[in-house]
This is a predicted complex of two RNAs, RNase P RNA and transfer RNA, with 472 nucleotides together. The coordinates come from a structure-prediction model, not an experiment, and the mean pLDDT is 76.

């Protein structure tokens, strides 16, 4: 690992024995029993896209994350197909998180070195002047050589120069403009400039495109219970030539009694409103005259749904180089809800061991060595569903 | 079963953003002080920065991967 025999376990149907409700008719649950199913290519990491469900029908900007050659393919993708490219190989091929480093900016190459990027002169080599005599000293030119370093300013060769040097040329790079070509990355030719200019973007960042948050402990309905407890913070600001009222006070008034009117009350109008939806901020819309947040304590931890018919498998045609897609036919394959798919035993079978056998080689022999291999022993991989698919990676 | 963080010395940690000598305390040791410990001075040893790849000249820091610990998370009022 295959099949078989017992035992044993989750789910489902069937509903007997019993249990319950109900006057009955009749319902519910429903134990053994039987009967059908019952783990993967990774179920696993939770790396990446979605499906569904709540938040408001998912809004503006910033930040912030991912992605990053074209070009197809998907519900979507950081995926997969297929091309360019670059690198590696003699080749079949393989791998590549592959825009952007002058033509936006900033920063950074540690030690070495003369200099790590406006390029430079340490040795060298050549030249001028002085001293001097096979040499020093000062200044000049030189990137051809030599050193240092991961990295030094196209490369070889010929000309040329006092020594060099794209200085000149040839070819090779490299830019830049034209023209076929291709759907496009891009390829191919010509021309044309002596030459732009080092490395890193898995440094910041620029440009493109993409992203609202949570995540079935989502989110829906029933029940059950309590101390319906407490502390601490934040909230109802405020304005008015507004309207009533108006203790005190002032005014009139002999006095009842009237006026005027601060404070304050109660209305009004304007306005703010903690805080929520809403997440890292701001803004905006909606709720929202009263509760909001946190921590401490308290109670239950009960059942149904979501829940497995789905971008679903398996054949078979056509379309396409391909990934994949239309069509038609067939099939249903766990759904529990801390977790079931197991355990023993007999056969076979596969690795691996194997002192006998038995081919083989070497030896004169004794032996030594390999192979195959009976009995017989041994071994059993990563792992394991927990809302579902699509991928990646890793065992 | 979702989320989140974390691994540097014997033991608590810093360094990671922003790449270039791997540091602190405290414990180990050796030496002085002291009649001895103890404190206290000085000085020393100790590091595969969890684990393999990549990017980079350069990697504890950047990037992917993978191992291992730790924390949150119902619902009522």
């Nucleotide at each position: 690992g295959a099949u078989g025999a017992u035992c044993g376990u989750c789910c489902g149907c069937c509903g007997u024995a019993g249990c319950c409700c109900g006057a009955a008719a009749g319902g519910g649950c429903g134990a053994a029993a039987g009967c059908g199913g019952g783990a993967g290519g990774a179920a696993a990491g939770u790396c990446c896209g979605a499906a569904c469900u709540c938040c408001a029908g998912a809004g503006g900007g910033c930040a912030g994350u991912g992605c990053g050659c074209c070009g197809g393919g998907u519900a979507a993708c950081g995926c997969c197909c297929g091309g360019u490219c670059a690198g590696g190989g003699u080749a079949a091929c393989c791998u590549g998180a592959a825009g952007g480093a002058c033509u936006a900016g900033u920063g950074g190459c540690a030690c070495a070195g003369a200099a790590a990027a406006c390029a430079u002169a340490c040795c060298g080599c050549c030249u001028u002047u002085c001293g001097a005599c096979u040499c020093g000293a000062a200044g000049g030119g030189u990137a051809a050589g030599g050193g240092u370093g991961a990295a030094a300013a196209g490369g070889u060769g010929c000309g040329g120069u006092a020594a060099g040097a794209g200085c000149g040329c040839a070819c090779c790079g490299c830019g830049u403009c034209u023209g076929c070509u291709g759907u496009a990355a891009g390829g191919c030719a010509g021309a044309u400039g002596g030459c732009a200019g080092g490395c890193a973007a898995a440094a910041c960042c620029c440009c493109g495109c993409a992203c609202g948050g949570a995540g079935c402990a989502a989110g829906a309905c029933c029940a059950a219970a309590u101390a319906g407890g407490g502390a601490a913070g934040c909230a109802a600001a405020g304005u008015c030539u507004c309207g009533c009222c108006g203790a005190a006070g002032c005014c009139c008034g002999a006095a009842a009694g009237g006026g005027c009117g601060c404070a304050g009350g109660c209305g009004g109008a304007c306005g703010a409103g903690a805080g929520g939806a809403c997440g890292g901020c701001c803004c905006g819309u909606c709720c929202g005259a009263a509760g909001c947040u946190u921590c401490c304590g308290g109670g239950u931890a009960g059942g149904u749904c979501g829940c497995u018919c789905g971008a679903g498998c398996c054949c078979g045609u056509c379309a396409g180089c391909a990934a994949u897609g239309c069509c038609g036919g067939g099939c249903c394959u766990a759904g529990a809800g801390g977790a079931a798919u197991g355990a023993u035993c007999g056969u076979c079978g596969c690795g691996c061991c194997g002192a006998a056998g038995u081919u083989c080689g070497c030896g004169c022999a004794a032996g030594c060595g390999a192979g195959c291999c009976a009995a017989g022993g041994u071994g059993g991989a990563c792992a394991g569903a927990a809302u579902u698919c699509g991928g990646c990676u890793u065992a | 079963c979702g989320g989140g963080g974390c691994g540097u010395a014997g033991c608590u940690c810093a360094g990671c953003c922003u790449g270039g000598u791997a540091g602190a305390g405290c414990a180990u040791c050796u030496g002085c002080u002291u009649u001895g410990g103890g404190a206290g001075c000085a000085g020393a040893g100790g590091g595969u920065c969890g684990g393999a790849g990549g990017u980079u000249c350069g990697a504890a820091u950047c990037c992917u991967c993978u191992c291992g610990c730790c924390c949150c998370g119902a619902c009522c009022a």